[in-house]
RNA sequence: UAUAAUGCAAGCGAUGGAGCUCGCUUUAGUGCCGGAAGGCUAAUAGCUCCUACCAAAAC
Numbered sequence: 001u002a003u004a005a006u007g008c009a010a011g012c013g014a015u016g017g018a019g020c021u022c023g024c025u026u027u028a029g030u031g032c033c034g035g036a037a038g039g040c041u042a043a044u045a046g047c048u049c050c051u052a053c054c055a056a057a058a059c
Base pairs, nucleotide, nucleotide: 010025011024012023013022016050017049018048019047020046021045031040032039033038
């Protein structure tokens, strides 16, 4: 210096933050519709909470 294995940790998962869980590993889960133009949904991979946005109702 390179390679392999093991251990510890870390990181990633279509728009923000935190916790837990799950899957994955740096090329780490590709959003969907449409030939194109363009259009649509969504702050989660899943659950809970907060923030932003949208709709409705009540006061």